[in-house]
The RNA shown here (Lysine riboswitch aptamer) has 176 nucleotides and comes from a Bacilli bacterium. The sequence was found by an Rfam model in a public genome assembly. Its Rfam family is "Lysine riboswitch aptamer". Rfam links the family to the GO term lysine biosynthetic process. The organism belongs to Bacilli, within Bacteria. The coordinates come from a structure-prediction model, not an experiment, and the mean pLDDT is 79.
RNA sequence: GCAAUUGAUAGAGGUAGCGAUGCAGAUGAGUAGUAUGUGGAGCCGGCGGGCUAUGAAACAUACGAAAGGCAACCAUCGCCGAACAAUUAUAACCUCGCAAGUUAUAAUUGUGGGAUUACAGGGAAUACCUGUAAUACUCUCUACUUUUGUAAAAAAGUAUUGGCGCUAUCAAUUGU
Numbered sequence: 001g002c003a004a005u006u007g008a009u010a011g012a013g014g015u016a017g018c019g020a021u022g023c024a025g026a027u028g029a030g031u032a033g034u035a036u037g038u039g040g041a042g043c044c045g046g047c048g049g050g051c052u053a054u055g056a057a058a059c060a061u062a063c064g065a066a067a068g069g070c071a072a073c074c075a076u077c078g079c080c081g082a083a084c085a086a087u088u089a090u091a092a093c094c095u096c097g098c099a100a101g102u103u104a105u106a107a108u109u110g111u112g113g114g115a116u117u118a119c120a121g122g123g124a125a126u127a128c129c130u131g132u133a134a135u136a137c138u139c140u141c142u143a144c145u146u147u148u149g150u151a152a153a154a155a156a157g158u159a160u161u162g163g164c165g166c167u168a169u170c171a172a173u174u175g176u
Base pairs, nucleotide, nucleotide: 001176002175003174004173005172006171007170008169009168010167011166014080017079018078019077020076021075022074025070033063034062035061036060037059038058042051043050044049046098047097048096083111084110085109086108087107088106089105090104091103092102093101112138113137115135116134117133118132119131120130121129122128139162142159143158144157145156146155147154148153
């Protein structure tokens, strides 16, 4: 000097990368609900059950919400397994109670990234979110081919691969 291993530090994929917070506003919805009238026995729920002749459903008139979700190629903040999802367990929330559901933590598993389309689930929704598959695009590693170049290497193309990864630097150990 080179190669391998371990550790530490710093970075790249895109400004349409990931996530959080903020909100003018739209949607929710002329819905739920309340009052009056007609009406005259059903109505609601996954289940237990609940409401109702002190008037159910339905119709008409008048008044009339809220929550979750969305929210700008915007602003601020944290970042590059950023983050998301499935299963299991625990706790809390929700409910009259159970189930279901939501949030948080932990373990296991999967996903390089965004986009489009289809299907499925959630959702009031064609918004949006999540998952699977396909399609092209893009980034990384590896191999081959072509071009440029003294070489190192760079560009293009094809295939393949994927994050506990990749790139760079430093340190240590081992081998040569």